The RNA shown here (SAM riboswitch aptamer (S box leader)) has 115 nucleotides and comes from an Ignavibacteriota bacterium. The organism belongs to Ignavibacteriota, within Bacteria. Model confidence (mean pLDDT): 79 of 100.

RNA sequence: CUCUUAUCAAGAACGGCUGAGGGAACAGGCCCUGUGAAGCCGUAGCAACCGGCCCCGCCAUAAGCGGGACGACAGGUGCUAAAUCCUGCUCCGCUGAAGCGGAGAAAGAUGAGGA
Numbered sequence: 001c002u003c004u005u006a007u008c009a010a011g012a013a014c015g016g017c018u019g020a021g022g023g024a025a026c027a028g029g030c031c032c033u034g035u036g037a038a039g040c041c042g043u044a045g046c047a048a049c050c051g052g053c054c055c056c057g058c059c060a061u062a063a064g065c066g067g068g069a070c071g072a073c074a075g076g077u078g079c080u081a082a083a084u085c086c087u088g089c090u091c092c093g094c095u096g097a098a099g100c101g102g103a104g105a106a107a108g109a110u111g112a113g114g115a
Base pairs, nucleotide, nucleotide: 002114003113004112005111006110007109008108013043014042015041016040017039021032022031023030026088027087028086029085044080045079046078049076050075051073053071054068055067056066057065058064084107089104090103091102092101093100094099
C1' cells in the first nucleotide's frame, strides 16, 4: 500500500512546550478554538478487538468447538468534544410540496487475519 472480516448512538483529561488553527479528503451545514487549535512530551483514564487467566455448554475424557464485561488482568493495539458531528449516492414510507423518518451503499476509523 492492498485484500478479507468484525465493530463504529456507550466510555474516558489534566499538566508542560508551543502558538493558530481544527473537526480524514471535496462541497454544503453546524461546531470547537488566545478561558489556547493542531502537534510533541509526561502523567492519568477509558475499553474487552487480540492475548494470557477464569467460568459455563457440547463431548465419556482429553483435544477441539461454542458462549461469557451481567467474570477479571491493561500484556499487544486503540481511544479520551459533538453518532464516524450531520448531509452528499440508491431505495422505501409519510407529504401537494417543502420537509421528516427508515434501510442500504460509498468513503473513513479501529482490531484481527492474509498477500